[in-house]
RNA sequence: GGCCGGGUCCUGCGCGGCGGAGCGCUAUGAACCCCGUCAGGUCCGAGAGGAAGCAGCGGUAAGUAGAAGCCCCGGGUGCCGCAGGGUCACCUGGUUGGA
Numbered sequence: 001g002g003c004c005g006g007g008u009c010c011u012g013c014g015c016g017g018c019g020g021a022g023c024g025c026u027a028u029g030a031a032c033c034c035c036g037u038c039a040g041g042u043c044c045g046a047g048a049g050g051a052a053g054c055a056g057c058g059g060u061a062a063g064u065a066g067a068a069g070c071c072c073c074g075g076g077u078g079c080c081g082c083a084g085g086g087u088c089a090c091c092u093g094g095u096u097g098g099a
Stems, first nucleotide, its partner, number of pairs: 001096008009085006015078002018074003022070002025066004034059004042051003
């Protein structure tokens, strides 16, 4: 110096990680304008009894929070894997020729 290859580079896919939305779950969650049960009190009734219903108690909706799930989406994500591309700019391996 020639040739062949690998890495750095690019693309796609997979896996992982991170973030986000949705569903499900858990907790919380309405003075009244949600539900149930409704002491007291109120109303109706001659009475028996009945009605509405505050507080309390229990529950629920939106919402909020949580995190072990399912699913979807995203990237200035990865000492990852596979496939493809690119190149002699750098690093590196092999081989070969010459001085």
This is a predicted structure of a 99-nucleotide RNA (Bacterial small signal recognition particle RNA) from a Dehalococcoidales bacterium. Rfam family: Bacterial small signal recognition particle RNA. By type it is a non-coding RNA gene. On this family, see Rosenblad et al., Nucleic Acids Res 2003: "SRPDB: Signal Recognition Particle Database". Rfam describes the family as follows. The signal recognition particle (SRP) is a universally conserved ribonucleoprotein involved in the co-translational targeting of proteins to membranes. The sequence was found by an Rfam model in a public genome assembly.